Overview: Small-subunit ribosomal RNA from an uncultured bacterium, 1473 nucleotides, folded computationally. Model confidence (mean pLDDT): 83 of 100. The RNAcentral record of the sequence draws on ENA and SILVA.

[in-house]
RNA sequence: GACAACGCUGGCGGCAGGCUUAACACAUGCAAGUUCGCACGAGAACGCUUCUGGCUUCGGCCGGGGCAAGUACAGUGGCGGACGGGUGCGUAUCGCGUAGAUAACCUGCCCUCAGGCGCGGGACAAUCACGGGAAACCGUGGCUAAUACCGCACGUCGUCUGGACCCCGCAUGGGGACCAGAUGAAAGCUUGGGGUUACCCAGGCGCCUUUGGAUGGGUCUGCGUUGGAUUAGCUUGUUGGUGAGGCAACGGCUCACCAAGGCGACGAUCCAUAGCUGGUCUGAGAGGACGAUCAGCCACACUGGGACUGAGACACGGCCCAGACUCCUACGGGAGGCAGCAGUGGGGAAUCUUGCACAAUGGGGUCACCCCUGAUGCAGCCAUGCCGCGUGGAGGAAGACACCCCUAUGGGGCGUAAACUCCUUUUCUGCAGGAAGAAAGCACUGGAUUUGUCCGGUGUUGACGGUACUGCAGGAAUAAGCACCGGCUAACUCCGUGCCAGCAGCCGCGGUAAUACGGAGGGUGCAAGCGUUGUCCGGAAUCAUUGGGUGUAAAGGGUGCGUAGGCGGACUGCUAAGUCUGGGGUGAAAUCUUGCCGCUUAACGGCAAAAGUGCCUUGGAUACUGGCAGUCUUGAGUGUGAUAGAGGUCGGUGGAAUUCGUAGUGUAGCGGUGAAAUGCAUAGAUAUUACGAAGAACACCAGUGGUGAAAACGGCCGGCUGGAUCACAACUGACGCUCAGGCACGAGAGCGUGGGGAGCGAACAGGAUUAGAUACCCUGGUAGUCCACGCUGUAAACGAUGUGUGCUAGGUGUUGGCCCUUUUGGGGUCAGUGCCGCAGCUAACGCGGUAAGCACACCACCUGGGGAGUACGUCGGCAACGAUGAAACUCAAAGGAAUUGACGGGGGCCCGCACAUGCGGUGGAGCAUGUGGCUUAAUUCGAUGCAACGCGAAGAACCUUACCCGGGCUAAAUCUGCGGUGACCGGUCCAGAAAUGGGCCUUCCCUUCGGGGCGCCACAGAAGGUGCUGCAUGGCUGUCGUCAGCUCGUGCCGUGAGGUGUUGGGUUAAGUCCCGCAACGAGCGCAACCCCUGUGGCUAGUUACCAGCGAGUAAUGUCGGGGACUCUAGCCGGACUGCCUACGCAAGUAGUGAGGAAGGUGGGGACGACGUCAAGUCAUCAUGGCCCUUACGUCCGGGGCUGCACACGUGCUACAAUGGAUGGUACAAAGGGAAGCUACACCGAGAGGUGAUGCUAAUCUCGAAAACCAUUCUCAGUUCGGAUUGGAGUCUGCAACUCGACUCCAUGAAGGUGGAAUCGCUAGUAAUCGCGUAUCAGCAACGACGCGGUGAAUACGUUCCCGGGCCUUGUACACACCGCCCGUCAAGCGAUGGAAGUGAGGAGUGCCUGACGAGGCUGAGCUAAUCCCUUCGGGGAAGGCAGGUCUCUAGGGUAAGACUCAUAACUGGCGCU
Repeated sequence: GACAACGCUGGCGGCAGGCUUAACACAUGCAAGUUCGCACGAGAACGCUUCUGGCUUCGGCCGGGGCAAGUACAGUGGCGGACGGGUGCGUAUCGCGUAGAUAACCUGCCCUCAGGCGCGGGACAAUCACGGGAAACCGUGGCUAAUACCGCACGUCGUCUGGACCCCGCAUGGGGACCAGAUGAAAGCUUGGGGUUACCCAGGCGCCUUUGGAUGGGUCUGCGUUGGAUUAGCUUGUUGGUGAGGCAACGGCUCACCAAGGCGACGAUCCAUAGCUGGUCUGAGAGGACGAUCAGCCACACUGGGACUGAGACACGGCCCAGACUCCUACGGGAGGCAGCAGUGGGGAAUCUUGCACAAUGGGGUCACCCCUGAUGCAGCCAUGCCGCGUGGAGGAAGACACCCCUAUGGGGCGUAAACUCCUUUUCUGCAGGAAGAAAGCACUGGAUUUGUCCGGUGUUGACGGUACUGCAGGAAUAAGCACCGGCUAACUCCGUGCCAGCAGCCGCGGUAAUACGGAGGGUGCAAGCGUUGUCCGGAAUCAUUGGGUGUAAAGGGUGCGUAGGCGGACUGCUAAGUCUGGGGUGAAAUCUUGCCGCUUAACGGCAAAAGUGCCUUGGAUACUGGCAGUCUUGAGUGUGAUAGAGGUCGGUGGAAUUCGUAGUGUAGCGGUGAAAUGCAUAGAUAUUACGAAGAACACCAGUGGUGAAAACGGCCGGCUGGAUCACAACUGACGCUCAGGCACGAGAGCGUGGGGAGCGAACAGGAUUAGAUACCCUGGUAGUCCACGCUGUAAACGAUGUGUGCUAGGUGUUGGCCCUUUUGGGGUCAGUGCCGCAGCUAACGCGGUAAGCACACCACCUGGGGAGUACGUCGGCAACGAUGAAACUCAAAGGAAUUGACGGGGGCCCGCACAUGCGGUGGAGCAUGUGGCUUAAUUCGAUGCAACGCGAAGAACCUUACCCGGGCUAAAUCUGCGGUGACCGGUCCAGAAAUGGGCCUUCCCUUCGGGGCGCCACAGAAGGUGCUGCAUGGCUGUCGUCAGCUCGUGCCGUGAGGUGUUGGGUUAAGUCCCGCAACGAGCGCAACCCCUGUGGCUAGUUACCAGCGAGUAAUGUCGGGGACUCUAGCCGGACUGCCUACGCAAGUAGUGAGGAAGGUGGGGACGACGUCAAGUCAUCAUGGCCCUUACGUCCGGGGCUGCACACGUGCUACAAUGGAUGGUACAAAGGGAAGCUACACCGAGAGGUGAUGCUAAUCUCGAAAACCAUUCUCAGUUCGGAUUGGAGUCUGCAACUCGACUCCAUGAAGGUGGAAUCGCUAGUAAUCGCGUAUCAGCAACGACGCGGUGAAUACGUUCCCGGGCCUUGUACACACCGCCCGUCAAGCGAUGGAAGUGAGGAGUGCCUGACGAGGCUGAGCUAAUCCCUUCGGGGAAGGCAGGUCUCUAGGGUAAGACUCAUAACUGGCGCU
């Protein structure tokens, strides 16, 4: 795009179309007759009657006549029922299409030519009579006509036979004329006239014979005409001949005989499907699909068979028989055939009225009028399609009010839309008018005329239809839906829902913010339609002729030889099949295209042209192809002479090694592995020496070396044998290339028979390894491996690359020849074999004269993945198996090459307390603390590998507090507005657990006197939520990681993803720097800049300091002073591989280098690239959405967060002598201090208390411990250790019961250095010692954050573990190895194979039976239009009929098989989940 159905919707008209399914069954009506009486006989009736007779009760009745009427009905006869109309069952075929043939034929009616129509005869219907039957219908007897039937004659003429002749063609043969013989016809009717009844003439219609034509058919032939080879052989009237029969005609069409043929890989036979064509749809075309309407042909008419009649049929509305079905019946017997038009039932997704008319066109009959015609013309139904028209047009913004929708609440959309104003009337309604289609024919009539006919006039005839059309009136009046809006694809928002409901053509949407579901608003598209579903073509170059491929994506056969076939070198001539060209015929019409024309337009129609790419025929051309003939040498082959070789096959032979045997020497192990064990060995192994035996394989040479078609071939010698190469240019003269089938060869494993068996070695056994180990490793070991003969016929049989030929840059090796040369060399050439590489090709990788380049020839193969190289069938095989080779079903991918990452029990380089070297811990104990778990009314919540767990929490008794129980409130705080009030606060009493409620006392400030401020109360408005979502978010943070990386611009490379830069060589802590480089630059990171600390200088000295000077004290910078020192705190300097040496191109590195306080970033801190983890946090805060609102808000009391069989993390204290205890003596830093730190004094045993002083702090105050010096303890559960418990106290606080810290006395648990495992640390570090601070009333702090004191050990090194960086490699991973993914088992579903069987179907074969019919034979019965005889009564014969019989045959029966389909207990695999 086209065609249907369905869903929703629906105003009008025109033109078309309308059972695709059940060729299923059909009620009813109609569809083929003719009145043709001008072929024929016969011939009514109803009714009317002004004719007539009789009778009469006068109403009429009966009879005859006339009209009706030569009419109706029926019959004989003629023509037509073979056309028209329907359907597509069958048919893969001369059925159809196209082009021919018929010299092998027919043709009614029609036209034409020539001629004729004489004489006779006997019947049968109708009808009459009788009879049978329910009916349908039938029988017997009698009469009768014809254009019915029969006989004879004439014979133009036709046909046949014979004879001689002419012409022609296309083989048989055809045509013509002549002679002779034989044979063959007919029908009359009617109009007019004449005649007289005998008949004649003219016209018309007929009949017979003949000639030619036209039309229509029959038959034959070339070419074309679906799929299957998992259908490969088929055929006996089959193929041909001779003869005969038969036919309109040829012919095995039929028959007899003879021969053995005929068809088939160019696809016979069989199976399945199917009417064919013009054309239709689609497509740029070539094609593909289809074959409705219309037209041509064919076939069919309930199913099967058969003939009759006829010009024509084996006959849709004819006949006979059989069968199935339906109907009638008196049960004896009959009737029927809608695939004609309507219509009914049924089937189906689905397809109409039991209409009108013969007016037109056409058909049948007829001389004609006329009759018939479900052909046809019209109407009806249906949006089924195509086409046209309309549902109004113009104006109208306060962009109206409103509904609805959205919103940032300001507004926006619907929207010029509406209202309103003006206009129009297609359409609609009403009224009125009103066609064309009609011309012929006929009747009457006029004229012309060749008397055949022609031209006029008048009258008559319309189903559609009072329709089309026209006019008038009325009034916007009567008329819009459907689908879609994530991308493809034009069109977006809100609400609802929450992986539900649902959508979906593909991708895919939906798990609480859905432009994808449902609704709404808005929008987009088409529009009387719009969507959906189905089918076909297109896109699809996705079967590729036009117009594809096969190294790796699917695809080269394992290899050769070779048949058919395909293709084929150079020159010449002939031919003209292919080819090219001109002419002729045909290619029906319709359709398509173009032009013109007609319906108002269009659809539609008319006319004309063009086209129809084809076939046939006839001339011409001869380049190419083919054919024939001749020639040639370059393709191919032969010859001669050489050459190389693991080419094949057979026989012989050799040494090394292995194993075994015998003997000797010799002694305790051998062997084997990662380590072992099994095994062998004191009965003497292994080792070693000698001799012997056996089998198999041939080291070195040896080489991207050689040979072979491939598979393959390797010691040496010999026999036989195949091929190749080179040189020469003598010979043949295209002998060639490829190759479906076919034949042969074909590794290994395997099979059969017989040998052989040293080593190795499936199976098997044992030992190990392991969670297991039916494996890898070890010890043994059977088939096999070897030989001979035979089979199998497959491999990643690979170069994953078929064979042959030609052409197309170079360079460099190598094997075998030959040639030249100036010769340890160089050059050329032929045949092989490798590497690199230009052009070109390729998706890329890559290939690149050995092509995957450019071409030609031929063969093989491919067409998404899985199912599956499976099933079934067939062929081969001893078997194993091989070859050929599907479908159902299922998926939306499977696959190739390359890219970037990530990953690897891949590689290289490098780093880090990563390992290693060391020191100290954890894990064991007790306690503290956090977590899990359990418990509970509640044990609030969060954090969960590293990167949660002394974490949020730098302080849970109440508060905190978010949790629980109970009791209250509807608000509290703050703000605004309005109103009221004068308090608020405080004191006190009562109820209560308190909150709260109630009572009493008390009663404000300023003022310009209006009011204002402040507090409280009431109202209103803004609430509140530690409720949910960290996977809606901001912000902040952790982590990789202080790792050295992450990117950009321009350029260049690549089809592209992308690469380059950023890689490489060095170097660094560092993408730090240097060198090189299709890159050149730049940014974020690194480093530096900042802070602390280490050194010096300068400046400045109070509260710090005190050297010198002075004063004072028992003593002390205490005082005067000082600015030197320490220190304080501000500014500078200093360090940069700067210098030297060595190495290096440089960067840089090294040196116990110099100098220096410090040396190679001096030490420490702050500082955290692009990003990752949907990492953490909605409970710091902020925030979208959702949720609660007398509660999920808020207040209060109490409880809980502290609960304890248990498990884990982080710590403290220890286990002691490097220690504990007692006593004595020293030295810090950094901080804190007013609701505070507190000197000092006193009291207390102590925590502490009482008093009191200084300090707003370099001023006062809080203050060291290890260490050191002594004494004691002497290795023990202790003078270690301090848990736990009892008692007594102190302090804080409203309050220490749950649940604080501290002190004293008493008690004195576990614990004797901690399993597997695991953590920290590289120097002022670890270890150890104490001090301070925040939070804080107090404190569970042993925590956290800081401060100083004392102060080590070790690092060979980078193999390993962990983490990281760079380069490279593999990848089937990309959610990225915590990836992906395989198989069994379990379960569900689906399709399918096998299967004892069961059922069904179509076809074939054999046998039996066999209707009707046709043919043959017979026909004693019947008949006798013709013939013969006759005594005229009749008899006989040809012929015909009944009957009988034979052959063929539909159908029926039966038998054994083959094929196909369905189904099946059980069973096999497969797919999806």